[in-house]
Transfer RNA from a Candidatus Giovannonibacteria bacterium, 71 nucleotides, folded computationally.
Its mean pLDDT, the model's own confidence on a scale to 100, is 83.
Taxonomically the source falls in Candidatus Giovannoniibacteriota (Bacteria, Bacteria candidate phyla).
RNA sequence: GCCCGGGUAGUUCAACGGCAGAACAGAUCCAUGGUAAGGAUCAGACGAGAGUUCGACUCUCUCUCCGGGCU
Numbered sequence: 001g002c003c004c005g006g007g008u009a010g011u012u013c014a015a016c017g018g019c020a021g022a023a024c025a026g027a028u029c030c031a032u033g034g035u036a037a038g039g040a041u042c043a044g045a046c047g048a049g050a051g052u053u054c055g056a057c058u059c060u061c062u063c064u065c066c067g068g069g070c071u
Base pairs, nucleotide, nucleotide: 001070002069003068004067005066006065007064010024011023012022013021018054026042027041028040029039030038047063048062049061050060051059
C1' cells in the first nucleotide's frame, strides 16, 4: 500500500429502513433477626462527518479506531 471483518449501555452480544432490546454489572424498594440468594421497579448506548430517503443503527461515500490476511 491492497483486501476482508468489526466499532451499539460499565462488560458481552442482538436489532425487516419506521419500536434501539437481552444477560451480567449498577441504583432504589420488598423480603430476613442479619447477610447471601430471590422478587419488583429504575437509570444507562447506535465511532465521526456527509449523501440517499417522508424516515437511517440499518443503504452509499469519506475519515477514524480495533482485528485478520496479502505484498